[in-house]
RNA sequence: GGGGCCGUAUGCUAGCCUGGUAGGCUUCCGGCAUGGGGUGCCGGCGACCCGAGUUCAAAUCUCGGCGGCCCCA
Numbered sequence: 001g002g003g004g005c006c007g008u009a010u011g012c013u014a015g016c017c018u019g020g021u022a023g024g025c026u027u028c029c030g031g032c033a034u035g036g037g038g039u040g041c042c043g044g045c046g047a048c049c050c051g052a053g054u055u056c057a058a059a060u061c062u063c064g065g066c067g068g069c070c071c072c073a
Stems, first nucleotide, its partner, number of pairs: 001072007011025003020056001028044006049065005
C1' cells in the first nucleotide's frame, strides 16, 4: 500500500441479510428466605463507536471517519 471481518450496558452476547416496542446472561442496587454467609427467588438501574445521507421511521441500508483483529504485499 491492497483486501476481508468486527464495534450494542461493568463484562459477554442476540437482533442486522428481510428497517417498525433494543432482548438474554452477568456485574451493581433493593426486597424476601437464613442466626449470619454462601446460595436461591422477585424487582430495579444501565447500551446500539462518531458524523452525514436515504426514509414516515435506521442498531439494521448507503457514504465518510475512528478503533480492533486477520490475510496479501